The prediction has a mean pLDDT of 81. The RNA shown here (transfer RNA) has 71 nucleotides and comes from Ruminococcus sp.
[in-house]
RNA sequence: GACUGUGUAGCCAAUUGGAAAGGCAGUCGGCUACAACCCGACGAGCGUAGGUUCGACUCCUAUCAUAGUCU
Numbered sequence: 001g002a003c004u005g006u007g008u009a010g011c012c013a014a015u016u017g018g019a020a021a022g023g024c025a026g027u028c029g030g031c032u033a034c035a036a037c038c039c040g041a042c043g044a045g046c047g048u049a050g051g052u053u054c055g056a057c058u059c060c061u062a063u064c065a066u067a068g069u070c071u
Stems, first nucleotide, its partner, number of pairs: 001070007010024003018054001026042005047063005
C1' cells in the first nucleotide's frame, strides 16, 4: 500500500428488509423470621457519518477501532 473478517446493554451473544432474542452481572419487588435459592419486573435502537427504501442492525459509500492475509 491492497484486501478480508469483526464492531449490538457493564460482559458474552442472536437478529440476512417489517415492533432488537437469550445468558451472566446490576437495581427494584415477591418469597423468607433474616438471608441464599427460586419467581417477576426494569434497563440498548445496533462503532460513527451519509445514501437507497414506504420501512435499514440488515443493502450501498466513506470513515474510525480491532484482528488477520498478501506485497